[in-house]
Formats: sequence, C1' cells, structure tokens
RNA sequence: CGAUUUCUUCGGGGCAGGGUGUAAUUCCCGACCGACGGUAACAACGUAAGUUGAAGUCCGUGACCCGCGUGAGCGGUUGACCCAGUGUGAGUCUGGGACCGACAGUAAAGUCUGGAUGGGAGAAGAAAAUU
Repeated sequence: CGAUUUCUUCGGGGCAGGGUGUAAUUCCCGACCGACGGUAACAACGUAAGUUGAAGUCCGUGACCCGCGUGAGCGGUUGACCCAGUGUGAGUCUGGGACCGACAGUAAAGUCUGGAUGGGAGAAGAAAAUU
C1' cells in the first nucleotide's frame, strides 16, 4: 500500500412568465433540472513522467415497481440521439437540432403533495487483527 471485518459521517435538482377553465406549477405556449461508478481523440497544469476535471440519452449501478421468502435477502423488469464539422478514428470534442424521466394523490405531473425524519448505488474517514 492492497484485501477482509466493524463503526461513524455524508449521499438529487427543477415550471419564471403567460393562455383556457368553476378548478390545472397536471392541459396549451413557454421555462427549468440532470443521482452514483466506469470510460472518454477534450481542457487546465507540468520540461517530462504525470496529475486534476469533463457524458441525462456509451457501459453498468441505484431508487420505484413485480415475483418468491416469516425475515435477512434473492430473482426479474425498468427512459432517451441524431445531423454537420474536424480527424486515421467520434458513443465522448465543436456547432446545430432533437429526445427522455417510477409509483400513489389531484383537472391528465420529470418539476406540486405523499410513502420518505425511509431506502440507496456509492463517497470520505476511523479502528482491530491477519496476509
């Protein structure tokens, strides 16, 4: 230093303005938001080795939901990207235009309220013994 175990802390953002209507942050115009890990032809720093940062729609994970189980838990399901440019090469860069978002409630909800002072991928730290 790494692995294992235990403990502690942390761990999600968002309808401005307007229209219709008895009633809508739910419809319509428009506005706004982007969890965690990985990767990344990019960026910054460095003489260099390298370090740090960088994806909602590339690969995975989590919440929700479904099934099984007394339970711990196990299994399953689960959204969305194109075009142009540069280039040996673009899923990631640059430019442009799109698209997506659990369940319950309610005038039909990614954004309100609720389950949830919950759970959680994971992040940081501490301790002990062993290797």
A computed fold for a 131-nucleotide RNA from Lactiplantibacillus garii, annotated as FMN riboswitch aptamer (RFN element). The sequence was found by an Rfam model in a public genome assembly. It matches the Rfam family "FMN riboswitch aptamer (RFN element)". Rfam describes the family as follows. The RFN element is a highly conserved domain that is found frequently in the 5'-untranslated regions of prokaryotic mRNAs that encode for flavin mononucleotide (FMN) biosynthesis and transport proteins. Of the family's consensus pairs, 97% are formed in the model. The coordinates come from a structure-prediction model, not an experiment, and the mean pLDDT is 83.